Predicted 3D model of a 104-nucleotide RNA (SAM riboswitch aptamer (S box leader)) from a soil metagenome. The coordinates come from a structure-prediction model, not an experiment, and the mean pLDDT is 84. RNAcentral holds the sequence, with entries from MGnify.

């Protein structure tokens, strides 16, 4: 410092946990994690093309054979804070921005 309401899974080996952390609510012996194998997603970086620009470059444009990364649920919700309802006050519900977590 950018993104995070979008996409993508099927086999082998093994066998009980997993969704970051609390709380929830979910998935899971119709096989979790994990590890290999083969596919796919996306387009951060990288490269190639296109388009501007004298040029350094830049783009809300196009590919995807490299490097990451991902392939249940919006980053599963919700964790503080402020506004609107809630007749006051909670609970509750919307809305906005943090914080914390992934990738780059």
């Nucleotide at each position: 410092u950018a993104u995070c309401g979008a996409g993508a899974g099927u086999g082998g080996u093994u066998g009980a946990g997993g969704g970051a952390c609390a709380g929830g609510c979910c998935c899971u012996u119709u096989g979790a994690a994990a590890c290999c194998a083969c596919a796919g997603c996306a387009a951060c970086c990288g490269g190639c093309c296109c388009g501007c620009g004298c040029g350094a470059g830049c783009g809300a444009g196009g590919c995807g054979a490299g490097g990451u990364g991902c392939u249940a649920a919006u980053u599963c919700c919700u964790g503080c804070u402020c506004c609107a309802g809630g007749a006051c006050a909670a609970a509750c519900u919307g809305g906005a921005g943090a914080a914390a977590g992934a990738u780059g």